[in-house]
RNA sequence: GUCCCUAUAGCACAAUGGAUAGUGUGUAAGCCUCCGGAGCCUAAGAUGUAGGUUCGAUUCCUACUAGGGACG
Numbered sequence: 001g002u003c004c005c006u007a008u009a010g011c012a013c014a015a016u017g018g019a020u021a022g023u024g025u026g027u028a029a030g031c032c033u034c035c036g037g038a039g040c041c042u043a044a045g046a047u048g049u050a051g052g053u054u055c056g057a058u059u060c061c062u063a064c065u066a067g068g069g070a071c072g
Base pairs, nucleotide, nucleotide: 001071002070003069004068005067006066007065010025011024012023013022018055027043028042030040031039048064049063050062051061052060
């Protein structure tokens, strides 16, 4: 330098262009308990950035940013 892959919650991952973006784990509150790090229940928390296509974008297109890889 060219090409490819990835980017969603603190962490690890889902989501056929369409319903309130879910699951596990973690965190916080409550219940339970002699105690809680076990059990029950509730809550908060996320689509890398900027544009485009579309009635509608996590999803499709472009550029950029970051990480990883292949070739030279």

Model confidence (mean pLDDT): 82 of 100. A computed fold for a 72-nucleotide RNA from a Candidatus Omnitrophota bacterium, annotated as transfer RNA. The RNAcentral record of the sequence draws on ENA. Its Rfam family is "tRNA". The family's RNA type in Rfam is transfer RNA. Rfam links the family to the GO term triplet codon-amino acid adaptor activity.